A computed fold for an 82-nucleotide RNA from Synechococcus sp. BS307-5m-G36, annotated as transfer RNA. Model confidence (mean pLDDT): 80 of 100. The source organism's lineage runs through Bacteria, Cyanobacteriota, Synechococcales, Synechococcaceae and Synechococcus. Its Rfam family is "tRNA". Rfam describes the family as follows. Transfer RNA (tRNA) molecules are approximately 80 nucleotides in length.
[in-house]
RNA sequence: GGGAGCAUGGCGGAAUUGGUAGACGCAGUGCACUCAAAAUGCACCGACUUCGGUCAUCUCGGUUCAAGUCCGAGUGCUCCCA
Repeated sequence: GGGAGCAUGGCGGAAUUGGUAGACGCAGUGCACUCAAAAUGCACCGACUUCGGUCAUCUCGGUUCAAGUCCGAGUGCUCCCA
């Protein structure tokens, strides 16, 4: 220098036909149980908010009624070729 793949909550990791973003698990918080704890069970668990909503899938644009998903540019990481 050329080419390919990947990037999603604190972490792992789904959603591939474009149609409710975050399934499922871990971690965390609250409650129950216990003398107390562990284990177990139940609930909650992205951000902001005037509590009505608004925003959020690496970043910025584009296409579309609708984008994590398609297109372009960029950033980072991994791999292959030279």